[in-house]
RNA sequence: GCCCUCGUAGUUCAGCGGAUUAGAAUGCCGCGCUUCGAACGCGGAGGUCGGGGGUUCGACUCCCUCCGAGGGCGCCA
Numbered sequence: 001g002c003c004c005u006c007g008u009a010g011u012u013c014a015g016c017g018g019a020u021u022a023g024a025a026u027g028c029c030g031c032g033c034u035u036c037g038a039a040c041g042c043g044g045a046g047g048u049c050g051g052g053g054g055u056u057c058g059a060c061u062c063c064c065u066c067c068g069a070g071g072g073c074g075c076c077a
Base pairs, nucleotide, nucleotide: 001073002072003071004070005069006068007067010026011025012024013023028044029043030042031041032040050066051065052064053063054062
């Protein structure tokens, strides 16, 4: 330098043949339970889906560009 994959909640990930209210687990907070905790049960908060732009009536999803992570190939003339 070229190519591929990935980036979604604090963390690990699903959703990615365009429209269903953006989800799960875990963590966090509250309540119940308990002598107090843990575990367990119930409830809640937490996201502009990596940034920007475009296509579209409509984008996490398609296109372009940039940033970041991982992998493969090449180069030392």